This is a predicted structure of a 104-nucleotide RNA (Glycine riboswitch aptamer) from a Bacillota bacterium. Lineage of the source: Bacteria > Bacillati > Bacillota. Its mean pLDDT, the model's own confidence on a scale to 100, is 81. Rfam family: Glycine riboswitch aptamer. Rfam's curators write: This family represents the bacterial glycine riboswitch.

RNA sequence: AGGAUGGCAGGGGGAGAGACCGCCUAUGUGGCGGCGCCGAAGGAGCAAGCCCGGCAAAGUCGCGACCGGGUGAAUCUCUCAGGCAAAAGGACUCCUGCCGGACG
Numbered sequence: 001a002g003g004a005u006g007g008c009a010g011g012g013g014g015a016g017a018g019a020c021c022g023c024c025u026a027u028g029u030g031g032c033g034g035c036g037c038c039g040a041a042g043g044a045g046c047a048a049g050c051c052c053g054g055c056a057a058a059g060u061c062g063c064g065a066c067c068g069g070g071u072g073a074a075u076c077u078c079u080c081a082g083g084c085a086a087a088a089g090g091a092c093u094c095c096u097g098c099c100g101g102a103c104g
């Protein structure tokens, strides 16, 4: 200071999928069991790229390819967790205020 990325608080928006079936009874928005389903709390998985090692024995070089390992994002994938009336929650996003101070 016409203040980047980021963070905090308040407010607005914000999808998907059985108010399924059986039993219990403390009648509770409960417990147990069964079948079906969803992805946008959280968690897990990985492509390119990058890094390391091997290949590499006798002069030099040790690149590329190949092999092995590490690292590696998402609204992608999985469905552990969570969820499948409303409410709540909700990734993400917009506004306001604040913190902070990259660049100049």
Stems, first nucleotide, its partner, number of pairs: 006099008018035001020034005036084003042080001043078003049071006